Context: one part of a larger RNA
RNA sequence: GGCACACGGGGGAUGUCUAGGCUCUCAGAGGCGAUGAAGGACGUGAUAAGCUGCGAUAAGCCACGGGUAUCAGCAAAUGUGACUUGAUCCGUGGAUUUCCGAAUGGGGCAACCUAAUAUACUGAAGGUAUAUUGUAUAAUACGCGAACGCGCCGAACUGAAACAUCUAAGUAAGCGUAGGAGGAGAAAAUAAUAAUGAUUUCGUAAGUAGUGGCGAGCGAACACGAAAGAGCCCAAACCCAUACUGUUACGGCAUUAUGGGGGUUGUAGGACCACGACAUUGUAUUGUCGCUAUGAACUGGAAGCAGGUGGGAAACUGCGCGAUAUGGGUGACAGCCCCGUACAGGUAAAGAAUGACAGCAUAGUGGUAUCCUGAGUAGGGCGGGACCGGAGGAAUCCUGCCUGAAUCUGCCAGCACCAUCUGGUAAGGCUAAAUACUCCUGAGAGACCGAUAGUGGACCAGUACCGUGAGGGAAAGAUGAAAAGAACCCCGAACAGGGGAGUGAAAAGAACCUGAAACCGUGUGCUU
Numbered sequence: 001g002g003c004a005c006a007c008g009g010g011g012g013a014u015g016u017c018u019a020g021g022c023u024c025u026c027a028g029a030g031g032c033g034a035u036g037a038a039g040g041a042c043g044u045g046a047u048a049a050g051c052u053g054c055g056a057u058a059a060g061c062c063a064c065g066g067g068u069a070u071c072a073g074c075a076a077a078u079g080u081g082a083c084u085u086g087a088u089c090c091g092u093g094g095a096u097u098u099c100c101g102a103a104u105g106g107g108g109c110a111a112c113c114u115a116a117u118a119u120a121c122u123g124a125a126g127g128u129a130u131a132u133u134g135u136a137u138a139a140u141a142c143g144c145g146a147a148c149g150c151g152c153c154g155a156a157c158u159g160a161a162a163c164a165u166c167u168a169a170g171u172a173a174g175c176g177u178a179g180g181a182g183g184a185g186a187a188a189a190u191a192a193u194a195a196u197g198a199u200u201u202c203g204u205a206a207g208u209a210g211u212g213g214c215g216a217g218c219g220a221a222c223a224c225g226a227a228a229g230a231g232c233c234c235a236a237a238c239c240c241a242u243a244c245u246g247u248u249a250c251g252g253c254a255u256u257a258u259g260g261g262g263g264u265u266g267u268a269g270g271a272c273c274a275c276g277a278c279a280u281u282g283u284a285u286u287g288u289c290g291c292u293a294u295g296a297a298c299u300g301g302a303a304g305c306a307g308g309u310g311g312g313a314a315a316c317u318g319c320g321c322g323a324u325a326u327g328g329g330u331g332a333c334a335g336c337c338c339c340g341u342a343c344a345g346g347u348a349a350a351g352a353a354u355g356a357c358a359g360c361a362u363a364g365u366g367g368u369a370u371c372c373u374g375a376g377u378a379g380g381g382c383g384g385g386a387c388c389g390g391a392g393g394a395a396u397c398c399u400g401c402c403u404g405a406a407u408c409u410g411c412c413a414g415c416a417c418c419a420u421c422u423g424g425u426a427a428g429g430c431u432a433a434a435u436a437c438u439c440c441u442g443a444g445a446g447a448c449c450g451a452u453a454g455u456g457g458a459c460c461a462g463u464a465c466c467g468u469g470a471g472g473g474a475a476a477g478a479u480g481a482a483a484a485g486a487a488c489c490c491c492g493a494a495c496a497g498g499g500g501a502g503u504g505a506a507a508a509g510a511a512c513c514u515g516a517a518a519c520c521g522u523g524u525g526c527u528u
Base pairs, nucleotide, nucleotide: 001527002526003525004524005523006522007521008520009519015513016478017477020449021448022446023445024444025443026442027441028440029438030437031144032143039100040099041098042055043054044053046078050074051073061094062093063092064091065090066089070082071081072080105114106113107112115133116132117131118130119129120128121127134142135141148179149177150176151175152174159166163213189196190195200227201226202225203224204223210218211217231430232429233428234374238261239260240259241258242257243256245254246253247252266408268373269372270371271370272367273366274365275364281361282360283359286358287357288356289355294350298345299344300343304319305318306317307316320336321335327339328338329337379403380402381401382400383399384398385397386396389415410425411424412423413422414421465472466471485512488500489499490498491497
């Protein structure tokens, strides 16, 4: 030096565990804010650095309800107190709620500085206290918030195996804005010789018809089956009122404006004329009242003992009992030990559905001479864009510029265009449900993870730390059933470390469950 065996150090893998995550389901809630939010700063405890709570009434104050023996948060210590005259605790409602922050009297380098007016102290003050003073004045708005909606604006990487049309994609980013949903929506629809009858969503149609450097790719609709279901209001004609203006033979008439009635459609309807009626129905709009389901803390809530093993019984053995009864805990695996659960009850605030009343809305028949039925609109040209459709034979929809109709014997559409036929009635508006989402609350689930996993974060984590900044961003869980957390003695400079002693089932000894490997040793044997 090598090998073997034994015993260690070192290290923190593995196993077991779970306080935390992940993905969903069913309900709820879907907002908060000038009555000052979200988020913070600073305070606040007998002692108090941090977290949590709270706000100069400051780990709290008041009332009511519940509940019952302890309590003064995490937090174990000391001290001092509270409470059966009912505390702590739980629920509901209220009071207080510094300063900053939309921040709002003015200013400002957020949590600071400083004013005006009124009143009081008070006579005075570079004093104190209270209230008011933002834009912008009466209502109202402003700011914040995870995703979901609508609109405006709008990339590139990428793919096409390069790249330019194309794609990515109307995506991401940016901006505006709304609601619990939003948008869409009651046919100028779709169809095709038959019909359907607002919109939305899902399945099929269908990767079809199409489109496409006919490349890469993109990609419908009709129809059918489902979910849900709901339809309405204006403008105008006509009538009336008021006001102004014009005119007048002062009786009026007309223009304009505003308001009221009227009226709302395609088998055209309405005005108008004639007849008839004041009923019926609805409640998506409003208010009041009643009732109840439901509804907080909370209450009741079945049934087991013994033996021996063991540190410990819930395991084992014996004999029972309960079950409309998940699950968790307890010194090992408990239906019957504890907390609960099924089930039954309880009620404050609140309170649907539903009902009543009031309000509001709502109708017919015939005639048809005249009047009305949405104009810089429809359409056209040029240039763009949206549709499955990349300008194409290109309908349809939107519109920046230029133009520009008809008026029911009207007009639009049915994929150039024309005819016939069919369907509809544009150029005003509203509309629940079926649909999308989850920052948040409750209940529950998992052939999801189990500490290099699962959230970045199981732990005082968006922390420590890095960066001028935007921003980036960790590591870190486990003594034991119970601290019983090792009195006392010894070595030692020792508050280091160790040896005894003691505790404990076991030192598991706090660098604490298990304790692999690398790596480093000690002893013995063999061998060189």